[in-house]
């Protein structure tokens, strides 16, 4: 100087209901299990500002990455 911080984990979401994969839990199926399918679980780093409305825009702090 630049980039990043969103669920247990990996990532989307660029002003108007916060989503997906994997994972966890329950179920269907099966002689049992796996796979598959259905349901469910759970999140925006802290503080302030702008706005009718902020995960999103601005300032600041913290942490991490790169140069």
């Nucleotide at each position: 100087a630049g980039g990043a911080a969103u669920a247990g984990u990996a990532c989307a979401g660029c002003g108007g209901u916060a989503g997906u994969g994997c994972g966890g839990c329950g179920g269907u199926c099966u002689c049992c299990a796996a796979a598959a399918c259905c349901g469910u679980u759970a999140a925006c780093g802290g503080g302030g500002g702008u706005u009718c409305g902020a995960u999103u825009c601005c300032c600041u702090c913290u942490u991490c990455c790169u140069c």